Predicted 3D model of a 72-nucleotide RNA (transfer RNA) from a Candidatus Yanofskyibacteriota bacterium.
The coordinates come from a structure-prediction model, not an experiment, and the mean pLDDT is 84.
The same sequence occurs in records of 2 taxa.
The RNAcentral record of the sequence draws on ENA.
Taxonomically the source falls in Candidatus Yanofskyibacteriota (Bacteria, Bacteria candidate phyla).
Rfam family: tRNA. Its family is annotated with triplet codon-amino acid adaptor activity in the Gene Ontology. It is annotated as a transfer RNA.

RNA sequence: GGGCCGGUAGUUCAGUGGUAGAAUGCCGCUUUUGCAAAGCGGAGGUCGGGAGUUCGAUCCUCCCCCGGUCCA
Repeated sequence: GGGCCGGUAGUUCAGUGGUAGAAUGCCGCUUUUGCAAAGCGGAGGUCGGGAGUUCGAUCCUCCCCCGGUCCA
């Protein structure tokens, strides 16, 4: 330098055009003598950045940044 894969909640990951979710973690409540576990509820997101296509973009196209991997 080139090819491919990935970047979404604190963390690990879904979501492949129409209001962004799960698990776990955090906070509160119930339960217990207490803790843990369990159940219920809640907070937490410029979807890596910019531009374009579209009525509408996390999703499609282009450029850039970061990580992984292969080739040179």